Large-subunit ribosomal RNA, domain II from a Lachnospiraceae bacterium, 684 nucleotides, folded computationally. It matches the Rfam family "Bacterial large subunit ribosomal RNA". The RNAcentral record of the full RNA draws on ENA. Its mean pLDDT, the model's own confidence on a scale to 100, is 86. The organism belongs to Lachnospiraceae, within Bacteria.

[in-house]
Context: one part of a larger RNA
C1' cells in the first nucleotide's frame, strides 16, 4: 500500500406534533385476579388518568368568576362542542445516549530484588613513593629552646593495578547494546568500594539538591475500581431514485470557532392577499449647487482697537510698505453648514396587463451565526493592500457548459435523459485550431499592437486661425551693410559690442541699429538686422485633435498561449458572411406539478425537472420470525462466467463449480447496506 471480515442515532420512561385505526360526550383501564390448547391469548378488575366549565392567590362561587362600595368599567370565560385509547413515525426531555479519542480527579490495593538514604553484620583495596608527631642518641644550655643523626610510620598525602567513576573524542544511532565499544581521563586508606539481612511508600518516601530517584515509567509510581468520567474540540457515520432548497445576518450571551430567540429553507392545514409595469397623490434634504445661516479660507479697500515712529515730562495731535474686529468688493471650501435641490428609492391609491414552487396566519422539522471576490456610492487606512467595516446589486459558496492560453468569485449561459440534427451568446474566423489570408476608407513604422507617470521632442495624419508672398515671399547664392562718430559719460583703454546715459539723434540712401553674435589690450577682422540682384511658388507662427517616440533596471525561459504578422494576421469607423455552449429550436423518451376530462390510474394540454447544509416523498437489498404456496442428490445454498430485464438501488435465465439445503407471495421485527475514523483483527 492493497484485499477480506468487523465497525457508528439504539433502548426504557415522560412529553409535543403528523398519519392510521377503535369508540365517541365520552374514551381508557393499572396493579392484581380467573380460565385455557402453555405459545401467549381471552375474561374480570373503573382505583386512577384525559375530556365534558370556568374563574380566583385562596376560602370559594359558578355560565359566570375575579377586581371593587358597585348592578359601573376592566381581565379571563360562556353563548359557534370533540375528545380519548392504541399502533406507527418525526422531534424534545431524563438517562453514557451516534461512534472512537484525552491531559486528568477520587477510592482501595501492590511495590525500595532497580535506585536514594539509613541500620545491623561481613568483606575488599597489587606494588612503589613521601617520611608528620612521638621516641632514642649526639650536640647545645645554668636548665631549656634549638640543631644534627637515627628510629618511627602520620596523611579526606603522592604514583599506580584490581575495584569504582564517567571528563574528552571517535565509532555506534532500523546499534552487538532501549546508554554500549575503542583510545585517553578521574578516584584508588576514604565523605572509599562491595556482599548479605533489614527500615522508609505515592501529595508519600528518599535526596552532598538535578524536579533527582522510588523496578527500562516520575512536577507526583504501578494495578484494579468510580467509568462508557468529561471533551462548547478533531476525525468518522455504510443502499437508490424523485420534489423543494438555505445561511454565513440581527438581538442577547464570562459571549466571540459555543449557544438561545428572530430572519432565511422544508412539510401540513387554512386563507386571499403579496410582487412587477403603468397613472395619480404624498413625505423627504442625498447627488449637485450655493454662501442667505454656522464655521473655515484668499486678495484688496475702508476702519474701531493694538504695535512702532515723531511729538519737550505728560497729553493732545500727526505719520505708518506692521497686526487687524466689524463693514464693502472680488473669488473659494464643509459628513456633523443650507437661500436651494434632483435622479433613484419609499408610502398610499386606481385600473389594466404580466410573472411566479409569489403573500399571510397557525402547527411540525431543520440547517445557518468563519463567508469570498467583482461593480457602484461610502467609512477606516496612506484618495496603500488578494487590507479592515458596513450599504445596494451580481457571481461563487451550493453551478456543470462556452470564452478569458492556464484561472471558485470576471464575460456569456443555468446541465431531466438520448440524437453521427439545426440556430445563436460571449468570444472569434493566417497556421497550431472550428470559422474570411472577407470587402470599403483611413491611421500607425513604434513589432506600437503585445505593461506604466510627471515631464521632454521640427515623429506623422486631421482641423482651426494668423502673418508674409508674382508690386516676387521663405531658403540659398552674389553684392551692399555707409556718414556726423572713437555718440556722451566712465576708464589705463571703452572706437556698435565691460559698464552707465539718451529725444533711442541726425545725414546720405535701394538699404544699413549710436548696433544681433563671434572677436581685439583697445583698434582691426568676421557676421547679423536691413537692402538690391539671381531664382520662381509657396513660406513662417499659434491653438485643438488621432496614432506613435523617449522617459523604461531583476533575479527558472525569448516570452503576443506559440508559430508568425507591417496597403496587416495592428488600430479606428462601416458592411457582408461564417464558427462557436449542456443556451434556444427540432425529433424521441422519462418524471413532477397544475388544470380539464375521465374515472381507476388512465388520457390530454401547459409548465417544470443544477444543487451543499437541510426538509419532504417513493422504493431496493440483507437476517431471524409468522401464515400460505413451492423448489431440491434427475443436484439446494455459496462461488465463477455471461451478449437478458428494470429509471436506480437491483432482479432473472443459462453454463461451470459445489454437495444439502433453499426460495416466492403476504405480514411482522431489526445486531439492516462501508471507502475513508493516523479505525480494529487477519492476510498478501
Nucleotide at each position: 500500500u492493497c484485499c477480506g471480515g468487523c465497525g457508528a442515532g439504539c433502548u426504557g420512561c415522560g412529553g409535543g406534533g403528523g398519519c392510521c385505526g377503535g369508540c365517541g360526550a365520552g374514551g381508557u383501564u393499572a396493579a392484581g385476579c380467573c380460565a385455557c390448547c402453555a405459545g401467549g391469548u381471552g375474561g374480570c378488575g373503573g382505583a386512577g388518568c384525559c375530556g365534558u366549565a370556568g374563574u380566583g392567590a385562596a376560602a370559594g362561587c359558578g355560565a359566570g368568576c375575579g377586581u371593587a362600595a358597585a348592578g359601573a368599567g376592566c381581565g379571563c370565560g360562556c353563548c359557534a362542542u370533540a375528545g380519548u385509547c392504541g399502533g406507527u413515525u418525526c422531534c424534545c426531555g431524563c438517562a453514557a445516549g451516534c461512534c472512537c479519542g484525552a491531559a486528568a480527579c477520587c477510592g482501595g490495593g501492590u511495590g525500595a530484588u532497580c535506585u536514594a538514604u539509613c541500620c545491623a553484620u561481613g568483606u575488599c583495596c597489587a606494588g612503589g613513593c613521601u617520611g608528620a608527631a612521638g621516641c632514642c642518641g649526639c650536640u647545645g644550655u645554668a636548665a631549656a629552646a634549638g640543631g644534627c643523626g637515627g628510629u618511627g610510620g602520620a596523611g579526606g598525602g603522592c604514583c599506580g593495578c584490581a575495584c569504582c567513576c564517567a571528563c574528552a573524542u571517535c565509532c555506534g544511532u532500523u546499534g552487538a547494546a532501549a546508554a554500549g565499544g575503542g583510545u585517553g581521563g578521574g578516584g584508588a586508606u576514604g565523605a572509599g568500594g562491595u556482599g548479605u539481612g533489614g527500615a522508609u511508600a505515592g501529595g508519600g518516601g528518599a535526596g552532598a539538591a538535578a524536579u533527582u530517584c522510588c523496578a527500562a515509567u516520575c512536577g507526583a509510581a504501578c494495578c484494579c475500581g468510580g467509568a462508557g468520567a468529561u471533551a462548547g474540540c478533531u476525525g468518522g457515520u455504510u443502499c437508490u431514485c424523485c420534489c423543494c432548497g438555505a445561511a454565513a445576518c440581527a438581538g442577547c450571551u464570562u459571549u466571540a470557532g459555543g449557544g438561545c430567540u428572530g430572519g432565511c429553507c422544508c412539510c401540513g392545514u387554512a386563507u386571499a392577499u403579496g410582487c412587477c409595469u403603468u397613472g395619480u397623490g404624498g413625505a423627504g434634504g442625498u447627488a449637485g449647487a450655493g454662501c442667505a445661516c454656522u464655521g473655515a479660507a484668499u486678495u484688496u479697500c475702508c476702519u474701531a482697537g493694538g504695535g512702532g515712529g515723531c511729538g519737550u515730562c505728560a497729553a493732545a495731535g500727526c505719520c505708518u510698505a506692521c497686526c487687524g474686529a466689524a463693514g464693502a468688493a472680488u473669488a473659494u471650501c464643509a459628513a456633523a453648514c443650507u437661500c436651494c435641490g434632483a435622479a433613484u428609492g419609499c408610502c398610499a391609491u386606481g385600473a389594466a396587463g404580466g410573472a411566479a414552487g409569489a403573500g399571510u396566519a397557525c402547527g411540525g422539522g431543520a440547517g445557518u451565526c468563519a463567508g469570498a471576490c467583482c461593480g457602484c456610492a461610502c467609512g477606516a487606512g496612506a484618495u496603500a493592500a488578494g487590507u479592515c467595516g458596513g450599504g445596494c446589486g451580481g457571481u461563487c459558496a451550493a453551478a456543470a457548459g462556452g470564452g478569458a492560453a492556464a484561472g471558485a468569485g470576471c464575460c456569456c449561459a443555468g446541465a431531466c435523459c438520448c440524437g453521427c440534427g439545426g440556430c445563436u451568446a460571449a468570444g472569434g474566423c493566417c497556421c497550431c485550431a472550428g470559422a474570411g489570408u472577407g470587402c470599403g476608407u483611413g491611421u500607425u513604422a513604434a513589432g506600437u499592437g503585445g505593461a506604466a507617470a510627471a515631464g521632454g521632442a521640427u515623429g506623422u495624419g486631421g482641423g482651426a486661425u494668423u502673418u508674409c508672398a508674382a508690386a516676387g515671399a521663405c531658403a540659398g547664392c552674389u553684392a551692399g551693410g555707409a556718414u556726423g562718430u572713437u555718440g556722451g559719460c566712465u576708464c589705463a583703454g571703452a572706437a556698435g559690442c565691460a559698464g552707465c546715459c539718451a529725444c533711442a539723434c541726425a545725414u546720405u540712401c535701394a538699404a544699413a541699429g549710436a548696433g544681433u553674435g563671434c572677436g581685439u589690450a583697445a583698434u582691426a577682422g568676421c557676421u547679423c538686422a536691413c537692402u538690391a540682384g539671381c531664382c520662381g511658388a509657396g513660406a513662417g507662427g499659434u491653438c485643438c485633435u488621432g496614432c506613435g517616440c523617449c522617459g523604461a533596471a531583476a533575479a527558472u525561459g525569448u516570452c503576443c498561449g506559440g508559430g508568425g504578422c507591417u496597403g496587416a494576421a495592428a488600430c479606428a469607423c462601416g458592411c457582408c458572411g461564417c464558427c462557436g455552449a449542456a443556451g434556444c429550436c427540432c425529433g424521441g423518451g422519462a418524471a413532477u406539478g397544475u388544470a380539464c376530462a375521465u374515472u381507476a390510474u388512465u388520457g390530454u394540454a401547459c409548465a417544470u425537472u443544477g444543487g451543499u447544509a437541510g426538509g419532504g416523498g417513493a422504493g431496493c437489498a440483507u437476517u431471524g420470525c409468522c401464515g400460505g404456496c413451492g423448489c431440491a442428490c434427475g443436484g439446494a445454498a455459496g462461488c465463477c462466467g455471461u451478449a437478458c430485464c428494470g429509471a436506480a438501488a437491483g432482479g432473472g435465465g443459462c453454463g461451470g463449480u459445489g454437495g444439502a439445503g433453499c426460495g416466492c407471495c403476504g405480514g411482522g421485527a431489526a445486531g439492516a447496506g462501508a471507502g475513508a475514523a493516523u479505525g480494529c483483527c487477519g492476510g498478501a